[in-house]
Context: one part of a larger RNA
């Protein structure tokens, strides 16, 4: 001089954008924050309508509807938060997989024969203070289980024929062996199993870069390699038995301290320094540790298990629980906001589809935290007034065109009236083309924010200016009180009775809705 997720002091009118627990990854009361599907699949509460019986208002049946709960599928592994851990192939780059997987999607080709037994739930019973558990009987499915088919799967194995980067790699190919399936509905959609590929998304390896300390110099034993297993999706000591005795290291290993990392951000001519809030990408974490289950994927933020520590119910026997999701509390701090609308639009699960769900999002609250932009009046007006301050020759001077006062304007603000866009789709209906449910047109229908933004009208200067500084450095000076006192102060340095330097007054610079101090960077 720049700058900032800042505090703090005076002080404050709007507007737009953006930004708003840096600390204690501390503890948390409440609400909410992931569902969803009846076009799997059983039962059913409730309502409606029709019917019989006669005890006339009750019971039985039939037909629609179908809440809630199960069972079942997908979804919960994304979204969202935080930054504890980690100096690491964590993360950046720029290659490999001839060492890999990949639900949902897109294409293509083949396929769906036929049986079986369970089991929630309903019910009955029992234990329990609850949470919630037993037992018994009984049912369904696109739940689970055999049989069959079986190939461009996989596995073994003759063979051929190309290619390559060593280990081998691709493709053709005979035989054997093994492994599917599901059915629902409005009957032509939706789903279903296999196999290719293809797309996405992921795992794993390599160079090369990526903090301080040597007042850490030696470190390692599954430690290096190597045979053979075993695990995984897949190579690897990843793990297991044996064999051999390596492996790293001053080009800094090992050990400690510190820290997530890049894109970026400040600054600086740059080179650099310094940091890694907001957004983006990408790992790590989810009270503390530790584990594995289901999965196409997890060792799983609002899943399970154990064990700790806290905290809550308790019938004392036993249970419940994780805001580093959005509000919100209380703690610590110099300091960080509402216990808000709405799915209207994007995106997301789920669903034929209509819809449900979404504290992602979008939108509103607060807060000068920043950054931008606007106002607080323009123009005239000299008896250059009074006051107030300095001077003094009694004369002036400055406040000061300032003010009054005359005109004139009306951003904002007040009323008051209109009023958007953001949305066209989805989904109906109608048409057209293909042809049998797709395509395209055309109507219809949807606004959280919002009666906002704009826009008109009407009245009015009306509703709106502060702070810091004036000895130099640095832009602005006298008066007065004080008298090394009270006090000032980034440096220098000021005050002892004439103080432009402290305390106050008039002026005056200097920035402005701010403006100093502080903390921190360069």
């Nucleotide at each position: 001089g720049g700058a900032u997720g800042a505090a703090c002091g005076c002080u404050a009118g709007c507007g737009g954008c953006a930004g708003g627990c840096c600390u204690a990854a501390u503890a948390c009361a409440u609400g909410c924050a992931a569902g969803u599907c009846g076009a799997a699949c059983g039962c059913g509460a409730u309502u409606g309508g029709g019917g019989a019986g006669c005890u006339u208002g009750c019971u039985c049946c039939c037909c629609a509807u179908g809440a809630a709960a199960g069972u079942g599928g997908c979804g919960c592994a994304c979204g969202g938060g935080u930054g504890c851990g980690u100096a690491a192939c964590g993360c950046g780059u720029a290659u490999g997989c001839a060492a890999c997987c990949u639900a949902c999607c897109u294409u293509g080709a083949u396929c769906a024969g036929g049986g079986g037994g369970a089991u929630a739930g309903c019910c009955u019973c029992u234990c329990g203070a609850a949470a919630g558990a037993g037992a018994g009987a009984u049912u369904a499915a696109c739940a689970c289980c055999g049989c069959a088919u079986a190939a461009a799967a996989a596995c073994a194995c003759a063979u051929c024929a190309c290619c390559g980067c060593a280990u081998g790699g691709u493709g053709a190919a005979a035989u054997g062996u093994u492994c599917a399936a599901a059915u629902a509905u409005u009957u032509a959609u939706a789903g279903g199993a296999u196999c290719a590929a293809g797309a996405u998304g992921g795992g794993c390896a390599u160079g090369c870069g990526u903090g301080a300390c040597a007042u850490u110099a030696g470190u390692u034993a599954g430690u290096u390699g190597g045979c053979g297993g075993g695990g995984u999706a897949a190579c690897g000591g990843c793990c297991c038995a044996c064999c051999a005795a390596g492996a790293c290291g001053a080009c800094g290993a090992u050990g400690u301290c510190u820290a997530g990392g890049g894109g970026a951000u400040c600054u600086g001519a740059g080179a650099g320094g310094a940091u890694g809030a907001c957004c983006c990408c990408c790992c790590a974490c989810a009270c503390u540790g530790g584990u594995a289950c289901u999965g196409a994927g997890a060792c799983a933020c609002g899943g399970a298990c154990c064990a700790g520590a806290c905290u809550c119910c308790u019938a004392c026997g036993g249970g419940a629980g994780g805001c580093a999701g959005c509000a919100g509390u209380a703690a610590g701090g110099a300091a960080u906001a509402u216990u808000g609308g709405u799915c209207a639009a994007u995106g997301g699960g789920c669903g034929c589809a209509a819809g449900c769900c979404u504290g992602a999002a979008c939108c509103a609250g607060c807060c000068a935290u920043g950054c931008c932009g606007c106002g607080u009046g323009c123009a005239g007006g000299a008896a250059g007034a009074c006051u107030g301050c300095c001077c003094u020759a009694u004369g002036g001077g400055u406040u000061g065109u300032a003010a009054a006062c005359u005109g004139c304007u009306u951003u904002u603000g007040u009323a008051c009236c209109g009023g958007a866009a953001u949305a066209a789709a989805c989904c109906u209906c109608u048409u057209u083309a293909c042809g049998u449910g797709u395509a395209a047109a055309g109507a219809g229908c949807u606004g959280a924010a919002u009666g906002u933004a704009c826009g008109g009208u009407a009245a009015g200067a009306a509703u709106a200016a502060g702070g810091a500084u004036c000895g130099g450095c640095u832009a602005a000076c006298u008066c007065c009180g004080u008298g090394c006192c009270a006090g000032c102060a980034g440096c220098c340095g000021c005050g002892g009775u004439a103080a432009u330097a402290c305390g106050g007054a008039g002026g005056a610079u200097c920035c402005a809705a701010g403006c100093g101090u502080u903390a921190u960077c360069c």

Small-subunit ribosomal RNA, 5' domain from uncultured Bacteroides sp., 522 nucleotides, folded computationally.
NCBI's taxonomy places the organism under Bacteria, Pseudomonadati, Bacteroidales, Bacteroidaceae, Bacteroides.
The coordinates come from a structure-prediction model, not an experiment, and the mean pLDDT is 84.
It was read from a public genome assembly.